Two RNAs folded together computationally: RNase P RNA and transfer RNA, 455 nucleotides in total.
The coordinates come from a structure-prediction model, not an experiment, and the mean pLDDT is 79.

[in-house]
RNA sequence: GCGGAUGGCUGGAUGACCGCGGGCGGCAACGUUCGAGGAAAGUCCGGACUCCACAAAGCACGGUGCCGGGUAACGCCCGGCGGGGGUAACCCUAGGGAUAGCGCCACAGAGAUGCAGACGACCCUCUAUAUGAGGGCCAAGGUGAAACGGUGGGGUAAGAGCCCACCGCGGACGUGGCAACACGGACGGCACGGCAAGCCCCACCGGGAGCAAUGCCAAAUAGGGACCGCGUGCCGCCUUCGGGCGGCGGGGAGGCUUGACCCCCAGCAGGUCCGGGUUGGCAGCUAGAGGCACGUUGGUAACAGCGCGUCCAGAUGAAUGGUCAUCCAUUUGGGGCGACCCAAAGGACAGAAUCCGGCUUAUAGGCCAUCCGCGCGU
RNA sequence: GGGCCACUAGCUCAGGCGGUUAGAGCGCGGUCCUGAUAAGACCGAGGUCUGUGGUUCGAGUCCACAGUGGCCCACCA
Repeated sequence: GCGGAUGGCUGGAUGACCGCGGGCGGCAACGUUCGAGGAAAGUCCGGACUCCACAAAGCACGGUGCCGGGUAACGCCCGGCGGGGGUAACCCUAGGGAUAGCGCCACAGAGAUGCAGACGACCCUCUAUAUGAGGGCCAAGGUGAAACGGUGGGGUAAGAGCCCACCGCGGACGUGGCAACACGGACGGCACGGCAAGCCCCACCGGGAGCAAUGCCAAAUAGGGACCGCGUGCCGCCUUCGGGCGGCGGGGAGGCUUGACCCCCAGCAGGUCCGGGUUGGCAGCUAGAGGCACGUUGGUAACAGCGCGUCCAGAUGAAUGGUCAUCCAUUUGGGGCGACCCAAAGGACAGAAUCCGGCUUAUAGGCCAUCCGCGCGU
Repeated sequence: GGGCCACUAGCUCAGGCGGUUAGAGCGCGGUCCUGAUAAGACCGAGGUCUGUGGUUCGAGUCCACAGUGGCCCACCA
């Protein structure tokens, strides 16, 4: 210098004027302070929080799936293992079980999973020869995504794990490692194809709904109707005679069954549907597993602990904006040999709605760091 | 804001537990029939199965992520 790999940051700045929403102060006028994002997005995962008869057990259903760690938790992150790609830096990987069982493997092909299968070739036998008949054989041919271990040698009528060496595979053993797994020598002659993002099996996890959850206040209305479910209870004690308490029985469980506690028992706790009214306010609501910066300790790291400093939107049809000036990059046009000058244009994706941790997707342009390969120079 | 569903020809829909070249009706084009039209008969065209990846020998179908469209959910008595 050229080509590449990985990680990260930024994504307009400053000022003036005019506006918008929240908090605080003020009787008011007004003053003061704060006011979008790395994704606020998709709603794909995980939690916090609230309610449901507190939530337990079983079944069903759903999810996850190499190993170890991190975390409030996760399908996320970190480190490692195995497999694949690349010369390398590095990247990709839904990666448990096919010997629990069921199922599928189209077309082609002789044969598609059964210790199967003979189309041509090869070899043997029979007949007088064979292009015929019977048999042996799967090494090579052909088909296919896949053909029942691969290569070489021996062996044989021809062949074949039939035998041998190496490689692969298998179940044990030894060594190392927390483990996944790696390595090693011996043994087995090979028996055991693929698909589980097909059913399924195994291990682990998960109760359901969601801030339009939920609680309170106010206004208004017909304090309504239909159907389903239960069946108007029994016994005892007390009584101020209104009733109350206890037990039994019946009913009520948001996937289903059982169920402690709880609620209801006479018009009702409850379910489904129809109709009527309102479109208001407050709480939940934003300071939290909080973010950022620095230091320090432990750890390879993710991360965790400690110290110190600093920051903090809470609106509810929903604010966070507009204009001008200067600068910053960008593009286009013109001028100049050139550094540069002049003019114009527009400033990526987008935008809070209970909150938080992730993933994924969108993103003009700019910047930084580390590493790899090749070439050249010293 | 939250929850759920669908996407196959111009339109409306089929497509069993993955298999060779994805079908039907209406519509469209051509020919015949008729003096001419409609109806009718015959023939034909038209699809990257919303997109991108993945699993598999093979994907409309299975899985993941996007995109587009649609539906439902307020409170009071």
It holds a member of the Rfam family "Bacterial RNase P class A".